[in-house]
Context: one part of a larger RNA
Molecule: small-subunit ribosomal RNA, 5' domain
Organism: uncultured bacterium
RNA sequence: GAUGAACGCUAGCGGCAGGCUUAACACAUGCAAGUCGAGGGGUAGAGUACUUCGGUGCUUGAGACCGGCGCACGGGUGCGUAACGCGUAUGCAAUCUGCCCUUCACAGAGGGAUAGCCCAGAGAAAUUUGGAUUAAUACCUCAUAGUAUUACGACUCGGCAUCGAGAUGUAAUUAAAGUCACAACGGUGAAAGAUGAGCAUGCGUCCCAUUAGCUAGUUGGUAAGGUAACGGCUUACCAAGGCAACGAUGGGUAGGGGUCCUGAGAGGGAGAUCCCCCACACUGGUACUGAGACACGGACCAGACUCCUACGGGAGGCAGCAGUGAGGAAUAUUGGACAAUGGGCGCAAGCCUGAUCCAGCCAUGCCGCGUGCAGGAUGACGGUCCUAUGGAUUGUAAACUGCUUUUGUACGAGAAGAAACACUCCUUCGUGAAGGAGCUUGACGGUAUCGUAAGAAUAAGGAUCGGCUAACUCCGUGCCAGCAGCCGCGGUAAUACGGAGGAUCCAAGCGUUAUCC
Numbered sequence: 001g002a003u004g005a006a007c008g009c010u011a012g013c014g015g016c017a018g019g020c021u022u023a024a025c026a027c028a029u030g031c032a033a034g035u036c037g038a039g040g041g042g043u044a045g046a047g048u049a050c051u052u053c054g055g056u057g058c059u060u061g062a063g064a065c066c067g068g069c070g071c072a073c074g075g076g077u078g079c080g081u082a083a084c085g086c087g088u089a090u091g092c093a094a095u096c097u098g099c100c101c102u103u104c105a106c107a108g109a110g111g112g113a114u115a116g117c118c119c120a121g122a123g124a125a126a127u128u129u130g131g132a133u134u135a136a137u138a139c140c141u142c143a144u145a146g147u148a149u150u151a152c153g154a155c156u157c158g159g160c161a162u163c164g165a166g167a168u169g170u171a172a173u174u175a176a177a178g179u180c181a182c183a184a185c186g187g188u189g190a191a192a193g194a195u196g197a198g199c200a201u202g203c204g205u206c207c208c209a210u211u212a213g214c215u216a217g218u219u220g221g222u223a224a225g226g227u228a229a230c231g232g233c234u235u236a237c238c239a240a241g242g243c244a245a246c247g248a249u250g251g252g253u254a255g256g257g258g259u260c261c262u263g264a265g266a267g268g269g270a271g272a273u274c275c276c277c278c279a280c281a282c283u284g285g286u287a288c289u290g291a292g293a294c295a296c297g298g299a300c301c302a303g304a305c306u307c308c309u310a311c312g313g314g315a316g317g318c319a320g321c322a323g324u325g326a327g328g329a330a331u332a333u334u335g336g337a338c339a340a341u342g343g344g345c346g347c348a349a350g351c352c353u354g355a356u357c358c359a360g361c362c363a364u365g366c367c368g369c370g371u372g373c374a375g376g377a378u379g380a381c382g383g384u385c386c387u388a389u390g391g392a393u394u395g396u397a398a399a400c401u402g403c404u405u406u407u408g409u410a411c412g413a414g415a416a417g418a419a420a421c422a423c424u425c426c427u428u429c430g431u432g433a434a435g436g437a438g439c440u441u442g443a444c445g446g447u448a449u450c451g452u453a454a455g456a457a458u459a460a461g462g463a464u465c466g467g468c469u470a471a472c473u474c475c476g477u478g479c480c481a482g483c484a485g486c487c488g489c490g491g492u493a494a495u496a497c498g499g500a501g502g503a504u505c506c507a508a509g510c511g512u513u514a515u516c517c
Base pairs, nucleotide, nucleotide: 001516002515003514005513006512007511008510009509012369013368014367015366016365017364018362019361020327025325026324027323029322030321031320034069035068036067039066040065045060046059047058048057049056050055076280077279078278085205086204087203088202089201090200091199092198095197096196100193102191103190104189105188106187108142109141110140111139118131119130120129121128122127148173149172150171151170152169153168155166156165157164158163178185179184206252207251208250213243214242215241218240219239220238221237222236223235224234225233255277256276257275258274259270260269261268262267282303283302284301285300286299305316306315307314308313333359335358336357337356341355342353343352344351345350372403373402374401375400382394383393384392385391386390409453410452411451412450413449417444423438424437425436426435427434428433429432461506462505463504464503465502466487467486468485472501473500474499475498476497482489483488
């Protein structure tokens, strides 16, 4: 000098930030991922008209269900990991990429189911069985088809070994979906882009040699399988290799970086907040779906733990936001709003969003402001000290006079953040856009801010004073009580202990402790 700090004493305000460093310990409760009726069938209900009072017609219409997209983002944590994990620089002639942008081509004809609904059951519950019936942008079949895929053939160009690019012939294989009919949104195939991801490589990346040898899918080859893709990735066979004193192997510790602290720098230390990457989601394993997961709020199995039970069987996973217990020196509200920014779905209106924006708590930090200003000597009273009828100091300090009103209090006015989207109208080009005008929307918040009024009014402490180190005397104590970072003080005049007066340094803080330079 610094800190995600803690503790002691003290405390007026504001702005901006930060806030479980310990038990990746266990979690009550609420919320944190939905959305689409412009994909589909359609019900309860509501309104209305008629009614033989049984119902029927029309309009509207949740919840649940099938289907699509999302749930792989966003948010959390740092257990593991010494590794192509991360950083940096390259490569993929060994790769994939939903939504988005651009271009080209297309969408013809059929079929059978199933959830829901209805009926009948089982079970304490979670849940579940059978029958009948029904729809789709759900599923299936056929047609059409190429710069797609596969096989065979032949041509040109290029390169970096395998090879790559382009044009071409034959054969075979694989597509589609409608809603609504005004418009718009969609569907299928192919190519290119963008974005995202995967893989490989050079170099760098902590300590221990009181760890010296390690290795059988091990190292390489051939073949096959698998993958989006290369590869012992996997398998069969063959060979006997591969790594290591330039530190293999083993052990310990640890997420990495941008950055942060310190320092003149070189270095040393750290990896909170914010950003990028990685890993994980009660512990271990596995795959399914999907463009993308081996998936925090999905599935299955095993385990530990907790809970319900009618004992037959079931349910759960806060390292999301709040919150609880525990641990600890120690770390906050079971708050408001989607107004803004962003995300998901939707043509849109809109819905959802503990992301986010705000508010609450905490001197935890940084910065700013205030606690008055000017005059005022009888140098007052009181205190303290002394060489004591007197003086020094507290000290212009107080009283007293004048002024100001930051702040606080009262009253009043009162934002920016809002740009839009949508809707209405207009203009332009023109067939879906661009521009303009109007209208609408604020959680924070009656907040910030501004104005007026009265009044010095509402506001100072902490540590230290032997040397280092700025600041000294008196009293008490008497190697006691005590102090102390080091040296060291204290045994009868202690500037070092305790008190007082005075002084010094910082100041809404001041000290102590811990850690780093």